[in-house]
RNA sequence: UAAGUAGAUCAGGUAAUCGCGGAAGAAAUACUAUUUCUUUCGAGGAAAGUCCGAGCUCCACAGGGCAGAGCGCUGGGUAACCCCCAGUGAGGGUAACCUUAAGGAAAGUGCUACAGAAAAUACACAGCCGGGCACUCAAUUUGAGUGUUUUCGGUAAAGGUGAAAAGGCAGGGUAAGAGCCUACCAGUUGUUAGGUGACUAACAAGCUUAGUAAACCCCGCUCGGAGCAAGACCAAAUAGGAAGAGCUGUGGUGGCCCGCUGAAUCUUCGGGUAGGUCGCAAGAGGCGUAAGGUAACUUACGUCCCAGAUAGAUGAUUACCACCUUUAUGAAUUUAUAAAGGGACAGAACUCGGCUUAUACGAUCUACUUAUCAA
RNA sequence: GGGCCCAUAGCUCAGCUGGUAGAGCAACCGGCUCAUAACCGGUCGGUCCCUGGUUCGAAUCCGGGUGGGCCCACCA
Numbered sequence: 001u002a003a004g005u006a007g008a009u010c011a012g013g014u015a016a017u018c019g020c021g022g023a024a025g026a027a028a029u030a031c032u033a034u035u036u037c038u039u040u041c042g043a044g045g046a047a048a049g050u051c052c053g054a055g056c057u058c059c060a061c062a063g064g065g066c067a068g069a070g071c072g073c074u075g076g077g078u079a080a081c082c083c084c085c086a087g088u089g090a091g092g093g094u095a096a097c098c099u100u101a102a103g104g105a106a107a108g109u110g111c112u113a114c115a116g117a118a119a120a121u122a123c124a125c126a127g128c129c130g131g132g133c134a135c136u137c138a139a140u141u142u143g144a145g146u147g148u149u150u151u152c153g154g155u156a157a158a159g160g161u162g163a164a165a166a167g168g169c170a171g172g173g174u175a176a177g178a179g180c181c182u183a184c185c186a187g188u189u190g191u192u193a194g195g196u197g198a199c200u201a202a203c204a205a206g207c208u209u210a211g212u213a214a215a216c217c218c219c220g221c222u223c224g225g226a227g228c229a230a231g232a233c234c235a236a237a238u239a240g241g242a243a244g245a246g247c248u249g250u251g252g253u254g255g256c257c258c259g260c261u262g263a264a265u266c267u268u269c270g271g272g273u274a275g276g277u278c279g280c281a282a283g284a285g286g287c288g289u290a291a292g293g294u295a296a297c298u299u300a301c302g303u304c305c306c307a308g309a310u311a312g313a314u315g316a317u318u319a320c321c322a323c324c325u326u327u328a329u330g331a332a333u334u335u336a337u338a339a340a341g342g343g344a345c346a347g348a349a350c351u352c353g354g355c356u357u358a359u360a361c362g363a364u365c366u367a368c369u370u371a372u373c374a375a
Numbered sequence: 376g377g378g379c380c381c382a383u384a385g386c387u388c389a390g391c392u393g394g395u396a397g398a399g400c401a402a403c404c405g406g407c408u409c410a411u412a413a414c415c416g417g418u419c420g421g422u423c424c425c426u427g428g429u430u431c432g433a434a435u436c437c438g439g440g441u442g443g444g445c446c447c448a449c450c451a
Stems, first nucleotide, its partner, number of pairs: 001371010012321007020042009044345001048356002051354005056227004063258004068223005073087005088102001089100004103218002108216002110212003127155005132148006167185002170182003186208001188205007231278004241269005250264001251261002271450003285304008323342008376447007385400004394431001402418005424440005
């Protein structure tokens, strides 16, 4: 200098004027409501998706069980989690690093189209070798060649098909072949050593049990349900109306069973409201410092209060500055001046911890890898 | 703000218990008929909403995204 990898921060600023919403205070008027003034605060890194987990609220069953759902390598973190951190295994990359839905196929049941002989109690289509039989030649007591797979035996190595064919590759051996034997590699089992553990390394042994569980399933761990439109209260109005079912088992916060309650129930027609207050923001809170820890994070001390709307506020204008782009001029290899232009994704609605998605003609910073050049 | 469901040919829908995508209507051509319709035969028409993963193989199984639809107040 170029090309990459991982992470962090920002999400324009200042001032004035006008206009909104909350809180506190003051004043005036009025009789409980209105107006004015002052001070102060006022959207996000995702507020989004509604994919997870909780706090909180309600429901006697938040009692027991079945079914069901979720997670799935190891160890930590956390209120908890399918999240985060650190490792291990496998795969990718020259590397920094990235991905991982990562327990069990010898508990059982399924599935593997087409092709191929055959897809797991799976094999012989065509082959290779040997014997028998027939024929021919030679020969003189046996040899060679050809044919026969609609005669018998051995064989599964090579070939073909396929994603996958009974460990792989190379050599020896054999009538021809085969872990039949040897070396190396993978897998399995055992011993020893290291590690909290996943696992790793060495040695040895029999030679070896297809794949698939984001197929059903088995194993281990966890799990009440519904959700702020939850729920609590006040006010107003009307018809606490009518009919039917049920009435000892209707109903009782996912389904079924047991248990507990005991009409608190259900259906249809019809009627009255659609108003207001709370929940509603002081928190598993933010910031700073110190200590512990590889880290995630924890502890201690100090400090701060940073939106609470309800047709739904947080805006508009002007000026200057900052950032980026283009043009022009000068100086210079990166700066100065002037002009013009530009700024993404996008708006709280109970709160918090994550994940995922969108994101500028984006900006800045830190660490690391590779290549080239120079000192 | 929250809960639930859907997306396949021009249109309406099957297929989703994984083996390489169908039916009807429409459109086009031919036959039949004096002619039209009906009827008969044939043809065309598909990024299975988008994207990633599992698997030999995905419309189908599992994640993420886009678009569309429905529901959620109280009294007695």
This is a predicted complex of two RNAs, RNase P RNA and transfer RNA, with 451 nucleotides together. The prediction has a mean pLDDT of 76. Rfam match: Bacterial RNase P class A. By type it is a ribozyme.